[in-house]
RNA sequence: CGGGGCUUAGCUCAGCUUGGUAGAGUGUCCGGUUUGGGACCGGAAGGCCAGAGGUUCGAAUCCUCUAGCCCCGACCA
Numbered sequence: 001c002g003g004g005g006c007u008u009a010g011c012u013c014a015g016c017u018u019g020g021u022a023g024a025g026u027g028u029c030c031g032g033u034u035u036g037g038g039a040c041c042g043g044a045a046g047g048c049c050a051g052a053g054g055u056u057c058g059a060a061u062c063c064u065c066u067a068g069c070c071c072c073g074a075c076c077a
Base pairs, nucleotide, nucleotide: 001073002072003071004070005069006068007067010026011025012024013023020057028044029043030042031041032040050066051065052064053063054062
């Protein structure tokens, strides 16, 4: 320098192809159960989706640019 992949809740990841205002597990908090802990059961909080712009009635999803991380290749030594 060229090509490809990834970025969504504290953590690990779905959802994107086919646009309709966001989910699971785990963790955290509260309650139940227990003498208590663990386990189990119920409930709650928690992210406007890496950033910016565009298209659209409507964008996590489509398009462009940028940033970060990873992989492959080329070049130099």